[in-house]
């Protein structure tokens, strides 16, 4: 170079056919308990849904372009 895939919270995943405020486990942060911690119990979600542009009443979703990442095929050397 081509094709195909994948990108959502700090980590690992979730989100139905596009529909109403994007969630879950850990983990982290405050408080309660403790001499202090841990554990556990309450509370908190802290997210530009990789980035720009379309479409649609409405996009994490669907088009397109760009970035990075992993598979195949393959050119040069």
């Nucleotide at each position: 170079a081509c094709g195909g895939g994948c990108a959502u919270a700090g980590c690992u995943c979730a989100a139905u056919u596009g529909g109403c405020u994007a969630g879950a486990g850990c983990a982290c942060c405050a408080g309660a308990c403790u001499c202090c911690a841990a554990a556990u119990c309450u509370g908190g979600g802290u997210g530009u849904u990789g980035g720009g542009g379309g479409u649609u009443c409405a996009a994490g979703u669907c088009c397109u372009c760009c970035u990075g990442c992993c598979c195949g095929u393959g050119c040069c050397a």
Molecule: transfer RNA
Organism: Halanaerobiaceae bacterium